[in-house]
RNA sequence: UGCUGUCAAUAGCAAACCCGUCCAAGGCGGGGGCGCAAAGCCACAGAUCUUGUGAGGAGAGAUGGCUGGGCUGCCACA
Numbered sequence: 001u002g003c004u005g006u007c008a009a010u011a012g013c014a015a016a017c018c019c020g021u022c023c024a025a026g027g028c029g030g031g032g033g034c035g036c037a038a039a040g041c042c043a044c045a046g047a048u049c050u051u052g053u054g055a056g057g058a059g060a061g062a063u064g065g066c067u068g069g070g071c072u073g074c075c076a077c078a
Stems, first nucleotide, its partner, number of pairs: 001078002004076002012036002017031006034065001040071003044068003047063005
């Protein structure tokens, strides 16, 4: 340095579900492990979801473990 991830190893994160909490999506805390070479961070673009409405819509919010994009990093190997 790598548009690499491998018999393995060093760490790490943590789905569904359960309990508590916040209006909701979903987040947070605890338990729990489906999985993850960035399942670390960013809501810019798309997509989806919540709220909203008589129905649409606007606005606001959410999802990075939906896709694209941006930034940064551990170990091993080459």

Record summary: A computed fold for a 78-nucleotide RNA from a Candidatus Acetothermia bacterium, annotated as c-di-GMP-I riboswitch aptamer.